[in-house]
A computed fold for a 370-nucleotide part of an RNA from a bioreactor metagenome, annotated as large-subunit ribosomal RNA, domain III.
Context: one part of a larger RNA
């Protein structure tokens, strides 16, 4: 200079009351104010105790402070099913033999690792200050072991099918979700008993069962230089029956769960819109031709046929290891900061609308620490 600027969104606070030495700032109530494809919910990813509780203000806190994501003490994260391993590949790594190189070392085949993919069994309620598909309660499901009945030869690190994939478009049946009406429960409106208005509410999973809009698949016989052997399987070709049959797949709905939960009760009916979700890996067009292995299924090779195995049901009994608090469009991550920045996914009600634009405003969060 100067007790000046500045105190980080112009969503905004006001009142009563508590506490406490002390309060514009902490708690609690009403008004008011914002946000409502978010300034609301769950999540990955980074953070790692920031969570809950109690005490407590020295220092952080752009002011205050009895409050905090501060400081101290204590407590909290519970799984066969959820997300990873004990499963499988992808780029990519790392590489037995191998090629190279004076050497360190480099390339790379087969293997191994290696998710962002595939493959794979759990719902609804409760419950705590803090955790819940993890703990309870009730209904379930999968695998692996024993036992038992019936059955039936079993099977590849091996062939073969399937796993199994692009864009773009439209359409059909469905659900979720919301509307309107009517009934019924509650509650509610004058000084007020009734009538009357008015707000809300009328709810349920996986799972077993039955059953289906539809959507795909021709079948059955003979032969065979193909599938690095072998095949009854695949392929390929002929020949017969056929557009039905039969087989694979199918969301819904419905019944059961549920003599339960869950609500103070009711706890029903018709109508309406209607999904970017599910049938669906479907279906048509096109052309730039759009992962792999596992895993299923099947075929032999081999292996047994005093027996191993396998399948179906019934009864028992068993389930490892890590993750699990809490923020997570932000005051808890990336920005030296309690920073007008940035941050991947899923949900995201109504009125008005073409709409997730915009304005109003459920639920819910919040008024941006002078």
């Nucleotide at each position: 200079g100067a007790g000046u600027a500045a105190c980080g969104a112009a969503a905004a606070g006001a009142u009563g009351g508590g506490u406490g030495a002390g309060a514009a700032u902490c708690c609690c109530a009403u008004c008011c104010g914002u946000c409502g494809a978010a300034a609301g919910c769950c999540u990955a990813a980074g953070g790692u105790u920031u969570c809950c509780a109690g005490a407590g203000g020295a220092a952080g806190g752009u002011u205050c402070g009895u409050c905090c994501g501060c400081u101290c003490u204590g407590g909290g994260u519970u799984a066969g099913u959820c997300g990873g391993g004990u499963c499988c590949u992808a780029a990519g790594g790392u590489c037995a033999g191998g090629c190279u190189g004076a050497a360190a070392a480099g390339c790379g085949u087969a293997g191994c690792c290696g998710a962002u993919g595939g493959a794979c069994a759990a719902c609804a309620g409760g419950u705590u200050a803090a955790u819940a598909u993890u703990c309870c309660u009730g209904u379930a499901c999968c695998g692996c072991c024993c036992g038992g009945u019936u059955g039936a030869c079993u099977g590849a690190u091996g062939g073969a099918a399937u796993g199994a994939c692009g864009a773009a478009g439209g359409a059909g049946g469905c659900u979720a979700a919301c509307c309107g009406a009517a009934g019924c429960u509650g509650c509610u409106u004058a000084g007020u008993g009734g009538a009357u208005u008015g707000c809300a509410g009328u709810u349920c999973a996986a799972g077993c069962g039955c059953a289906a809009a539809g959507g795909c698949g021709g079948g059955c016989a003979u032969g065979c230089a193909g599938g690095c052997a072998a095949a009854u399987c695949c392929g390929c070709a002929u020949g017969c029956c056929g557009u039905a049959a039969c087989g694979c797949u199918g969301a819904a709905a419905c019944g059961u769960g549920a003599c339960g939960a869950c609500g103070c009760a009711a706890g029903u009916u018709c109508g309406g819109u209607g999904a970017a979700g599910c049938c669906a890996g479907a279906c048509u067009u096109c052309c730039g031709a759009g992962a792999a292995a596992a895993g299923u299924u099947u075929c032999u090779a081999g292996g047994g046929u005093u027996a191993a195995u396998c399948a179906a049901c019934c009864g028992g009994g068993u389930g490892c290891c890590c993750g699990u608090a809490c923020c997570g469009c932000a005051a808890a991550c990336g920005g030296a900061c309690a920073c007008a920045c940035g941050u991947g996914g899923g949900c995201g009600a109504g009125g008005a609308g073409a709409g997730a634009a915009u304005c109003c405003a459920c639920a819910g969060a919040c008024g941006c620490g002078c």
The RNAcentral record of the full RNA draws on SILVA.